[in-house]
RNA sequence: CGUGCCCGUGCGGGAGAGAUUGGUUCUGAAACAGGGUUUGGUUUCAGGAUCGGCGCCGAAGAAGCAACCACCCCGGAAACUUUCAGGCAAACGGACCGCACGGGUUUG
Numbered sequence: 001c002g003u004g005c006c007c008g009u010g011c012g013g014g015a016g017a018g019a020u021u022g023g024u025u026c027u028g029a030a031a032c033a034g035g036g037u038u039u040g041g042u043u044u045c046a047g048g049a050u051c052g053g054c055g056c057c058g059a060a061g062a063a064g065c066a067a068c069c070a071c072c073c074c075g076g077a078a079a080c081u082u083u084c085a086g087g088c089a090a091a092c093g094g095a096c097c098g099c100a101c102g103g104g105u106u107u108g
Base pairs, nucleotide, nucleotide: 001108002107004105005104006103007102008101009100010099011098012097013096018054020053021052022051023050024049025048026047027046028045029044030043031042032041055088056087057086061084062082063081064080068076069075
């Protein structure tokens, strides 16, 4: 100096599944009766939050089995499986992939 591997950081790419339904509440708009202004009440619509119902997804995490690896004992192990968690408009997140940088290690 280069190759391989591991970890971290930055950038880019990155799927799937109800913009479901009901209750409560908040915000905005409209309408209605009364009314001097204003405030309050009722109804409807839209968006958000929260709690429940049904339906669904797998690529944070978690767990299980396994090809395989290892073996004295103890075990390790998936993109498979389960959905506990998480998620089901957008955003966020996101296994994994690529590039760059830094550290460690192996080897030439």

Model confidence (mean pLDDT): 76 of 100. Predicted 3D model of a 108-nucleotide RNA (Glycine riboswitch aptamer) from an Alphaproteobacteria bacterium. The source organism's lineage runs through Bacteria, Pseudomonadati, Pseudomonadota and Alphaproteobacteria. Its Rfam family is "Glycine riboswitch aptamer". Its family is annotated with glycine biosynthetic process in the Gene Ontology. About the family: This family represents the bacterial glycine riboswitch. It was read from a public genome assembly, where an Rfam model found it.